[in-house]
RNA sequence: CAUAUCGUUUUAUAGGGUUCCGCAGCAGGCGCUGGUCUGGUCCAAGAUAAAACGGGCCGAAAGGAUUCGGCUGAACACGGAAGGACAAAAGCUUGGGAGAU
Numbered sequence: 001c002a003u004a005u006c007g008u009u010u011u012a013u014a015g016g017g018u019u020c021c022g023c024a025g026c027a028g029g030c031g032c033u034g035g036u037c038u039g040g041u042c043c044a045a046g047a048u049a050a051a052a053c054g055g056g057c058c059g060a061a062a063g064g065a066u067u068c069g070g071c072u073g074a075a076c077a078c079g080g081a082a083g084g085a086c087a088a089a090a091g092c093u094u095g096g097g098a099g100a101u
Stems, first nucleotide, its partner, number of pairs: 006054007015043002020040002022037001023034004055072007076096001078099001082094003
């Protein structure tokens, strides 16, 4: 100095806050306040789990279009500060980034 982690989506979890619901307090008519409320809705992992679809490579069949099968799906992965989004925050995102080893 260079150096590979194929992509998207869904479900769930660790985790996260406070729009809505619930809950608590005040008021007792509408409502107001509270996440320093276990929670439901909600957000959610590169370094959590499972699955689907697509892509790539290889092989087989077939004149070809195409179809089928296998692999990719092994291993490793410490990590800010700051910025951004939604109501807000985060292990979200910039980001397997900077940096460190």

Guanidine-I riboswitch aptamer, 101 nucleotides, folded computationally.
Its mean pLDDT, the model's own confidence on a scale to 100, is 77.